[in-house]
Molecule: small-subunit ribosomal RNA
Organism: uncultured bacterium
RNA sequence: CCCUUAGAGUUUGAUCCUGGCUCAGGAUGAACGCUGGCGGCGUGCUUAACACAUGCAAGUCGAACGGAGUCUGUAAACCGGAAGCUUCGGUGGAAGGAUUACAAACUUAGUGGCGGACGGGUGAGUAACGUGUGGGCAACCUGCCCUAUACUGGGGAAUAAUCACUGGAAACGGUGACUAAUACCGCAUGUCAUCACGAAAGGGCAUCCUUCUGUGAGAAAAGGAGUAAUUCGGUAUAGGAUGGGCCCGCAUCUGAUUAGCUAGUUGGUGAGAUAACAGCCCACCAAGGCGACGAUCAGUAGCCAACCUGAGAGGGUGAUCGGCCACAUUGGGACUGAGACACGGCCCAAACUCCUACGGGAGGCAGCAGUGGGGAAUAUUGCACAAUGGGGGAAACCCUGAUGCAGCAACGCCGCGUGAAGGAUGAAGGUUUUCGGAUCGUAAACUUCUAUCAAUAGGGACGAAACAAAUGACGGUACCUAAAUAAGAAGCCCCGGCUAACUACGUGCCAGCAGCCGCGGUAAUACGUAGGGGGCAAGCGUUAUCCGGAAUUACUGGGAGUAAAGGGAGCGUAGGGCGGCAUGUCAAGCCAGAUGUGAAAGCCCGGGGCUUAACCCCGUGGAUUGCAUUUGGAACUGGCAAGCUAGAGUACAGGAGAGGAAAGCGGAAUUCCUAGUGUAGCGGUGAAAUGCGUAGAUAUUAGGAGGAACACCAGUGGCGAAGGCGGCCUGCUGGACGACAACUGACGCUGAGGCGCGAAAGCGUGGGGAGCAAACAGGAUUAGAUACCCUGGUAGUCCACGCUGUAAACGAUGAAUACUAGGUGUGGGGGGACUGACCCCCUCCGUGCCGCAGUUAACACAAUAAGUAUUCCACCUGGGGAGUACGAUCGCAAGAUUGAAACUCAAAGGAAUUGACGGGGGCCCGCACAAGCAGUGGAUUAUGUGGUUUAAUUCGACGCAACGCGAAGAACCUUACCGGGAUUUGACAUCCUACUAACGAGGCAGAGAUGCAUUAGGUGCCCUUCGGGGAAAGUAGAGACAGGUGGUGCAAGGUUGUCGUCAGCUCGUGUCGUGAGAUGUUGGGUUAAGUCCCGCAACGAGCGCAACCCCUAUUGUUAGUUGCUACGCAAGAGCACUCUAGCGAGACUGCCGUUGACAAAACGGAGGAAGGCGGGGACGACGUCAAAUCAUCAUGCCCCUUAUGUCCCGGGCUACACACGUAAUACAAUGGCGAUGAACAGAGGGAAGCAAGCCCGCGAGGGGGAGCAAAACCCUAAAAAUCGUCUCAGUUCGGAUUGCAGGCUGAAACCCGCCUGCAUGAAGUUGGAAUUGCUAGUAAUCGCGGAUCAGCAUGCCGCGGUGAAUACGUUCCCGGGCCUUGCACUCACCGCCCGUCA
Repeated sequence: CCCUUAGAGUUUGAUCCUGGCUCAGGAUGAACGCUGGCGGCGUGCUUAACACAUGCAAGUCGAACGGAGUCUGUAAACCGGAAGCUUCGGUGGAAGGAUUACAAACUUAGUGGCGGACGGGUGAGUAACGUGUGGGCAACCUGCCCUAUACUGGGGAAUAAUCACUGGAAACGGUGACUAAUACCGCAUGUCAUCACGAAAGGGCAUCCUUCUGUGAGAAAAGGAGUAAUUCGGUAUAGGAUGGGCCCGCAUCUGAUUAGCUAGUUGGUGAGAUAACAGCCCACCAAGGCGACGAUCAGUAGCCAACCUGAGAGGGUGAUCGGCCACAUUGGGACUGAGACACGGCCCAAACUCCUACGGGAGGCAGCAGUGGGGAAUAUUGCACAAUGGGGGAAACCCUGAUGCAGCAACGCCGCGUGAAGGAUGAAGGUUUUCGGAUCGUAAACUUCUAUCAAUAGGGACGAAACAAAUGACGGUACCUAAAUAAGAAGCCCCGGCUAACUACGUGCCAGCAGCCGCGGUAAUACGUAGGGGGCAAGCGUUAUCCGGAAUUACUGGGAGUAAAGGGAGCGUAGGGCGGCAUGUCAAGCCAGAUGUGAAAGCCCGGGGCUUAACCCCGUGGAUUGCAUUUGGAACUGGCAAGCUAGAGUACAGGAGAGGAAAGCGGAAUUCCUAGUGUAGCGGUGAAAUGCGUAGAUAUUAGGAGGAACACCAGUGGCGAAGGCGGCCUGCUGGACGACAACUGACGCUGAGGCGCGAAAGCGUGGGGAGCAAACAGGAUUAGAUACCCUGGUAGUCCACGCUGUAAACGAUGAAUACUAGGUGUGGGGGGACUGACCCCCUCCGUGCCGCAGUUAACACAAUAAGUAUUCCACCUGGGGAGUACGAUCGCAAGAUUGAAACUCAAAGGAAUUGACGGGGGCCCGCACAAGCAGUGGAUUAUGUGGUUUAAUUCGACGCAACGCGAAGAACCUUACCGGGAUUUGACAUCCUACUAACGAGGCAGAGAUGCAUUAGGUGCCCUUCGGGGAAAGUAGAGACAGGUGGUGCAAGGUUGUCGUCAGCUCGUGUCGUGAGAUGUUGGGUUAAGUCCCGCAACGAGCGCAACCCCUAUUGUUAGUUGCUACGCAAGAGCACUCUAGCGAGACUGCCGUUGACAAAACGGAGGAAGGCGGGGACGACGUCAAAUCAUCAUGCCCCUUAUGUCCCGGGCUACACACGUAAUACAAUGGCGAUGAACAGAGGGAAGCAAGCCCGCGAGGGGGAGCAAAACCCUAAAAAUCGUCUCAGUUCGGAUUGCAGGCUGAAACCCGCCUGCAUGAAGUUGGAAUUGCUAGUAAUCGCGGAUCAGCAUGCCGCGGUGAAUACGUUCCCGGGCCUUGCACUCACCGCCCGUCA
């Protein structure tokens, strides 16, 4: 200088942190699932070093040797007798056969030589000089090969083969006889090696080595081929090369719950053995050797180059390829040989398998194929020696499962293809839809083009090197060319977040998914399917393993007050760690240069070859960060030497102290004993009881005994290392502080193991024992109470001597040193100044608080650090299991110390924040309690609900905030329910076609809906060319559709309830905090109020509060009819009054006084109709309760469609052992009844209506109908009141129930209405536990009206009349507001959570 470093999900209501779990990446000798066109290059039993059928994997040399055999030729004799010739008598002698000899060629069992120690396989063993790396051997060997020198003379004795006989089933032999050699054995020669004894020179770290030289001793040999030249061998020695052997330094896994191991052990002397050193082996002698720098033991493992990953440092692995080692069924042993203790050699033992005539034999695939077995899993019983290499041979050549190739397998890497261009009506089809469309999609069809691969045909290699020729397993392969066809060639995974990619249907906590968080309980982007999309692609996913992310073992690069983590505390050990100032020297560490080495392959770089790539080849290219040797340097660390005084220590005035340990002394108090006084209780508690007491307690007085502890002083005061130490005095003793600066001269700090100390409880032995007090007993409490409370009470507490060795042994903070703003107390010492004990200033050592910088996740720490640095020790690595189990050590025991794993969870945890909560605290409010009045709960009835019943008793509402609620009115209707009867484009809406105006009385059947028959009456609107057409309506038909009080209020809307008319709920900007958040909104007062004032890092604002609106209380003014009237009545007149309804006025703490902070405000007063919000109403913040309602309405989705729709009749919603809520009426004298020819309201309603006077009826009511669409007429009479009577009874109370007779409404009062009269006359005598409303025109009481409605009111909504009692106060109950505190709650205490059982 360049290159290089990525995070995310998951603990919470939210936040920051700690911390684990999980994911995204890369890799593999892989396996499994689905799928699969081609080629190249690689790779392929990771498990049973389990067992193996069959074939092959090591032979070769006849130019070492004697034989045996085959073939050819020659020669000899023998047999044989063909053709031809013939005088037929013969002649001729071929082919052929067998024997012997020789020659040439070939084959070869055996003897002999070389090779079977290489090549090939496997990783069982091995924690080791096994491996890696660097050295050493002056302590060694080395066949074949190379170089050099010298030699190769002359003899001998055997033995296989073979032959004969013979044993055995076989394997394999035995005896006798013959024979050869490059087989074997002596002799000669003596360069030279070796040895012994001498002499000289040189060298080395030592033992010693090298050279030269004298004497003596002591070993060799083999021949073959060739006519020959010659050549191949042989022997000895030296050197080289190659290959080995041995030794050493360093490195090389885990466990200390393995701490001691070792007798050939360690060393010496001597002898032996070996190629060579060595306890390698043996004899004797000595008693050593190894180990906390981890011996021994146990477990695991072949090591390395390398490979994977990683930014690197590291971590993991040790397949293929290469180096080393070890092994060859298991164990042991040697032989041969240059080399072995030998994979395809031998011997022995063992196991297993096979053959057997039972006597005995044979075998070793961890060579290549192959088989069985094991396993999730790993290939052909292939071709060739053409190439490369190896063995033998003079060579030809032979052998070679080494090797070269082919086969199988997507097992991996690399390359190629499955087509390219155009093509919109955006076809069909699929999916979806808001029904318009969107999407698959230029995708397809269709047109044009191309031919890589595969297939066919033709041609056709390189690899072959050698001297000419010949020689190719692969292979008619690679490659080239030709013609034709888009024809033959795409899947897998995923789509909630992490993480690229979304919809529909099905399913309904089921089926299932899931790497983590998690999804699924009827609208699932998370399950299954489909469509679409995303990713990769001949592959894609899953599983397993390794590294990464993980700074989550932190060397690089972490921590410990509270998250896991400081030892209870001190002294002090180690050839432990670290260490003051200055000088010299050495050069171990350190720095720089050089040299050797770090095999090849691999990696990186640069080239090259296969069409490219993978792959392969080349490069005195790099790298291999290492080790060794050597030359320099001297700052730092270290060693050595001699110094210094600042660290440390010693000595010397001194004062402080609950420091330790021993002995003695003291007073107060408790208890007990004795005696006196004295009498009935004491004691104890929330309240009691057990207990003590008339045998005299408690109380009180005096005396005595005994033990333990030391009030006041006393203090975040003192001392000590910590534990801890407290009356006074005495002797003994440790430490700290301290003025002066005399002495030593780094003597220091820390400290694994070790040693001593170490509260309380506990243990042992012996004392002691007043009080207190585990255990225990009794009494209470309680559902229980093995507790809390009470009465007793034993160990123990005390002393002495031992043991135990732990505590929230805490400052939850190891020790030491230095540095880094201040302020203010306090204990001890010293100094200055001062006349001075004071006061003041300076300083050292302790002990506290506050606070800056800094640190910290925050809380907090802050010179007594948790700041800034250094040194050393101890400790931590998710929660649970567990400080448990096992083992070991200690202990008398109790127990202590050390200290796991299986399994299980995705968290556990720290600090801080918001809220909620508390039988936490403070302040405040409310008919919340209290003080009162009237009730409910008991009775009867009414009504609602539950339950039960039923064909149905339709549905909803369930603490407050459901239950006289939806329902302001179920006989039919309503009606949604049940039974029966009907109906199906429908009772209702829109569209289409045809026809007809519509409408419509009466008849018959039926329970009716409806059906049948018949048509009396009636004949519309607009345009018109008068034919007709249109609108609207009706009928009929076909389908789209209607319809649903069917489901889901937990899918949504709207509406409503509730906390609560409580005073709260928020925002903008600013500020503070890493952040959630805080501040504002808290604080001091005040208010009904976050109302107002003051203060304040806040300043403002919004929704709420209040006000604005309505009613009401006073009054003015205006207007007066139906109202009113001062006119005796009427008419008329008038508008003062009452009243009506418009507009005004009035009340604002405005005025005065007091208090208060000169405020806000409060209290008192005046005036006023009204006084501090005058009284009432409407009005309901942010939100809470998945609150209520799909049955007001409206609505998504689901469901029904001759029915879950629609119509009709009848029934039901009114049932009735029972329970609850809300009311009515009572129980009576504040009352009942009667009388009155008595008085006084307000607010409403009235036309299918309210209805007067009058008549009839005891009455409900009837008849009749004036008046009134209303300040006019009517409902309308108000009732409690007053007077009389009754006299405390189940009554002259109470009126239920029942009977009879009536009335009204209505088609219709049986189920099932209301009212009247007469008769009947039930329960009930003021209501248990419990509980409700109300603070003034209120409660209580009295009547009146209205809505709904044909009729039906004890309900609901309104109206007025009469008209109280009480509130000391806020301790308590309930609800609420504000502040604060705690918290393991946040679904928020109806929370969370522990134990037992299932």